[in-house]
Parts: sequence; C1' cells; structure tokens
RNA sequence: UUCUUAUCUCGAGAGGUGGAGGGACUGGCCCUACGAAGCCUCGGCAGCGGACUAUCAUAGUACUGUGCCAAUUCCAGUAGCAAUUUGCUUGAAGAUAAGAA
Repeated sequence: UUCUUAUCUCGAGAGGUGGAGGGACUGGCCCUACGAAGCCUCGGCAGCGGACUAUCAUAGUACUGUGCCAAUUCCAGUAGCAAUUUGCUUGAAGAUAAGAA
C1' cells in the first nucleotide's frame, strides 16, 4: 500500500508554542484574533487487540500497542419506500482496529 471483517447516536481538557485556517472530499452549515491547523508537556475518554484478575462467559484493571478528546462520520451526496416538506432503510466514500498478502 491492497484485500477481508467489525465498529463509527455515548464519552473525554488545560497550558505553552504557532500564527490563518479548519471540520477527509463536493455543496451547505458551523468553529476560529474571546486566537485555527500543526508541534510540545501534562491530563482524560474508552473503541479494537494483547497481558493480568475474578468468573464460567461475563465483568474488571487503565498495565500495554494503538486510537480518540466541537457539533450523529455536523448534514446531504448511491439506491429504494412512503411522500408537500420530510422520515425510514440501505449503499458509496471516509476513519479506527484486527488478520492476510
């Protein structure tokens, strides 16, 4: 990097630095000089693996590898049903983890 599987309605902040952008992409709509992104330090959340403990199939520890800490993956974007709006279902795409090549 590619493929497969699972999950994505919950949860979780401060300081320093930095200087204008960011929310994956497009269209909206939001956040931002009451300082964006990025980087550093400490802290936290708890998803997926591993380890350990109890248990007899579930729970815990926050120990470890990662991940995450504005808004449902912010909404829509493919297709279908109802249908005035809109609602529901399902895909595409994206993100994370595990396995394989």